[in-house]
Context: one part of a larger RNA
RNA sequence: CUGGGCGUAAAGAGCGUGUAGGCGGGGUAAUAAGUUGGAAGUGAAAUCCUAUGGCUCAACCAUAGAACUGCUUUCAAAACUGUUGUCCUAGAAUAUGGGAGAGGUAGAUGGAAUUUCUGGUGUAGGGGUAAAAUCCGUAGAGCUCAGGAGGAACACCGGUGGCGAAGGCGACUUUCUGGACAGAUACUGACGCUGAGAUGCGAAGGCGUGGGGAGCGAACAGGAUUAGAUACCCUGGUAGUCCACGCAGUAAACGAUGUUCACUAGGUGUAGCGGGUAUUAAAACUUGCUGUGCCGCAGCUAACGCAUUAAGUGAACCGCCUGGGGAGUACGGUCGCAAGACUAAAACUC
Numbered sequence: 001c002u003g004g005g006c007g008u009a010a011a012g013a014g015c016g017u018g019u020a021g022g023c024g025g026g027g028u029a030a031u032a033a034g035u036u037g038g039a040a041g042u043g044a045a046a047u048c049c050u051a052u053g054g055c056u057c058a059a060c061c062a063u064a065g066a067a068c069u070g071c072u073u074u075c076a077a078a079a080c081u082g083u084u085g086u087c088c089u090a091g092a093a094u095a096u097g098g099g100a101g102a103g104g105u106a107g108a109u110g111g112a113a114u115u116u117c118u119g120g121u122g123u124a125g126g127g128g129u130a131a132a133a134u135c136c137g138u139a140g141a142g143c144u145c146a147g148g149a150g151g152a153a154c155a156c157c158g159g160u161g162g163c164g165a166a167g168g169c170g171a172c173u174u175u176c177u178g179g180a181c182a183g184a185u186a187c188u189g190a191c192g193c194u195g196a197g198a199u200g201c202g203a204a205g206g207c208g209u210g211g212g213g214a215g216c217g218a219a220c221a222g223g224a225u226u227a228g229a230u231a232c233c234c235u236g237g238u239a240g241u242c243c244a245c246g247c248a249g250u251a252a253a254c255g256a257u258g259u260u261c262a263c264u265a266g267g268u269g270u271a272g273c274g275g276g277u278a279u280u281a282a283a284a285c286u287u288g289c290u291g292u293g294c295c296g297c298a299g300c301u302a303a304c305g306c307a308u309u310a311a312g313u314g315a316a317c318c319g320c321c322u323g324g325g326g327a328g329u330a331c332g333g334u335c336g337c338a339a340g341a342c343u344a345a346a347a348c349u350c
Stems, first nucleotide, its partner, number of pairs: 003322004007304002012318001014201004021194003025088007033081002035077008049065006091191001092188001094186002096183001098181001103177002106174002109171001110154001115149006125136002162169002206247006215241002220236004258317006266295012299306002323350003332343004
């Protein structure tokens, strides 16, 4: 090296793009690198194996044979792989006219609500809890009416609905813009799949600079509770939450299930786009593709369960695991302003 695995036992990288590499559709011709066969040379001796023999046996030794699975040269074969030429259209891409969508970016706008300010009305409470108190209020609160300010989030619609590679994305409108889907033809002609390194994106929290700050609210303070209460409950409240730019790069980043392709009973919802039957039209019925759910056969599974959205049957490529703890730690290195991230042991112990 060869093995067995990765939904829940250890194990799928958070997710893309993509370099090298690995793998790769059909016909035909050539070639002969791989491949296959023949021949020649070589493959020291000893060893190993077989046979026979020698020491009284054996170990040991001798003789003969086989073997030395390899390498080189040469002759041939041409199915497969490779290479080259040429052709094809079933994979892939492009063009064209469509409808769907919280996909992304930047700007403008809107209403409800909370808070706060000003003014009116009005009088003794309000608030909060299991009960209270801290707290607010006769310097006029709470309630109520009118007006102003400001920030954040967008009720209903709303749906195992939609979109996105993932993170994620919900008011309305405009700008710029990505992708997917169904339908017709046309066109290119294998242009494909995966992807070590690399590179980009990446919730929340955190960091830097400058803004902003309504509500909420780590820390903190006070009131309660309690044996205590550095908590749970209450009253306040700073960072933060918001914006711009930069850094950080992690999550139960989960479907705990890598990507791509092919095949393998059905039933029933739902979203998008079609075809057909029918109708004045719509609904309805039937059928195709793409997505998203539930149930279920074969099969698989330790079981739970999965089951055309596979964890079934196969193929290609990548990542990862190899008893528990020590430990995702130490040391070293790389990155970072820091926090820390990535890479990653051992002693010892059970």
The prediction has a mean pLDDT of 90. Small-subunit ribosomal RNA, central domain from an uncultured prokaryote, 350 nucleotides, folded computationally. Its Rfam family is "Bacterial small subunit ribosomal RNA". Rfam links the family to the GO terms ribosome and structural constituent of ribosome. The RNAcentral record of the full RNA draws on ENA.